[in-house]
Context: one part of a larger RNA
RNA sequence: CUCCAAGGAACUCGGCAAAAGAUCGGCCGUAAGUUAGCGAUAAGGCCUGCCUCCGCCUCAGGCGGAGGCCGCAGCUAAAGAAUGCCUGGCGACUGUUUAUCAAAAACACAGCUCCCUGCGAACUCGAGAAGAGGAUGUAUAGGGGGUGACACUUGACCAAUGCCAGAAGGUCAAAUAACGGCGUUGUGCGUUCGCAAGAAUGUAUGGUGACUGUUAUAAGCCCUGGUGAAUGUCGGCAAUAACUAUAAUUGUCCUAAGGUAGCGCAAUUCCUUGCGGGGUAAGUUCCCGCGCGUCGAAUAGUGUAACGUCUGGGCAACUGUCUCGGAGAACAGCUCG
Numbered sequence: 001c002u003c004c005a006a007g008g009a010a011c012u013c014g015g016c017a018a019a020a021g022a023u024c025g026g027c028c029g030u031a032a033g034u035u036a037g038c039g040a041u042a043a044g045g046c047c048u049g050c051c052u053c054c055g056c057c058u059c060a061g062g063c064g065g066a067g068g069c070c071g072c073a074g075c076u077a078a079a080g081a082a083u084g085c086c087u088g089g090c091g092a093c094u095g096u097u098u099a100u101c102a103a104a105a106a107c108a109c110a111g112c113u114c115c116c117u118g119c120g121a122a123c124u125c126g127a128g129a130a131g132a133g134g135a136u137g138u139a140u141a142g143g144g145g146g147u148g149a150c151a152c153u154u155g156a157c158c159a160a161u162g163c164c165a166g167a168a169g170g171u172c173a174a175a176u177a178a179c180g181g182c183g184u185u186g187u188g189c190g191u192u193c194g195c196a197a198g199a200a201u202g203u204a205u206g207g208u209g210a211c212u213g214u215u216a217u218a219a220g221c222c223c224u225g226g227u228g229a230a231u232g233u234c235g236g237c238a239a240u241a242a243c244u245a246u247a248a249u250u251g252u253c254c255u256a257a258g259g260u261a262g263c264g265c266a267a268u269u270c271c272u273u274g275c276g277g278g279g280u281a282a283g284u285u286c287c288c289g290c291g292c293g294u295c296g297a298a299u300a301g302u303g304u305a306a307c308g309u310c311u312g313g314g315c316a317a318c319u320g321u322c323u324c325g326g327a328g329a330a331c332a333g334c335u336c337g
Base pairs, nucleotide, nucleotide: 001328002327003326004325006323007322010321015318025047026046027045028044033038035149049069050068051067052066053065054064055063056062057061070074083316084315085314086313087312088311089310090308091307095107096106111147112146113145114144115143116142117141123133124132125131150303151302152301153300155234156233157232160231161230162227163226164225165224166223169222170221171220176216177215178214179213180212181211182209183208184207185206186205187204188203189202190201191200192199193198235253236252237251238250239249262295263293274290275289276288277287278286
C1' cells in the first nucleotide's frame, strides 16, 4: 500500500484512522427557521456513448424530436475543490494568536457606553530640556477605560473606596516676615567695693546667632454635596389560611440597600446518576420540563438567522475500528548464504 466470507461501531475517552460519497454538466425538486440576504449545490431523484433522419432558432453554432447499433458499465462537467441529516453549548460574522506540544469558547472586530481634551489640547517619547508625534488634525476631532453584530433589556444601594464640585470651620510643612526669650557683642548713664587698675550690678539703646517661642501663610486631610455602562454590595428570626402541606399575609431585629426582569442541576449544582418526561432492549452523557440558586443584568442578562479545522448528543450511508483474523505487493532491519 492492495484485497477479504458473515456482521457493520459490537472498537474506542471519542467513528481516532480508514472507507464511502464522484461532486461547480443538464432536467426536476428542495423543509424548519430567518436579520428576507439566506438556509441551498439543502435534502432527494433522473439523464449522458455512437450512427441515420427530421424540426426550430439569434445558423462555423445551439436546442429539440424519431429510429437504429454495441458493451456489465457511455461525463471531452481540465485539474483542483465534498459524506449527508437532526438537535444543544460557546463565540454574531471575515479575521488574529502561544516561530518550535495549545488555533480555541482566548484576542480583535463593527456597534454601544463612560471619562479626558478649546489647541502651545489632552496623551506619548525625551537624565531634564529643546524638540517630535498627536496633526499640516480642531469636539461629527483626538486620547483613554469597559462592553462586544442584531433584538428585548440593563433593577436597588453613594454607607466604605475612588473620582468630581465646594468652601464656612478644624488640622497642617519648609521657607519668609514681625515681635519676644536665651546666648553673645557694643555704646550712654548710674550704684557698691577699691588708692588705682579693675570686679560685681542696674537701666536705656544698638549689632548678631546652623538656638528657641508666638503670630501670619498653600495644597491635602477632616468636613458639605454629587457620581455605578466608577471599585463594589444586593439579610436574619418567628407566627399565620376550615384535612395536611405551603404561606399571598403579619410581627420583629439589622442594614447604604436587601437580588428586580430574565435564566436556572447550567462551560456555574457539593448533596447528585436531583425529580418527571423523551430517545435506547438497556442512557452517570444528551434533549425538554420542574426549582431554596455561592446565576443575574455592559467583570453585561436573556434570545438569536448566518457562520466555525470549536465543543456535546443522536441518525443514515460507509467501512478490517472491531468480532478475528487472513492473503498479497514493495521497501528496510536482523540472521543465514

Model confidence (mean pLDDT): 82 of 100. A computed fold for a 337-nucleotide part of an RNA from a Minisyncoccota bacterium, annotated as large-subunit ribosomal RNA, domain IV. Rfam family: Bacterial large subunit ribosomal RNA. Taxonomically the source falls in Minisyncoccota (Bacteria, Bacillati).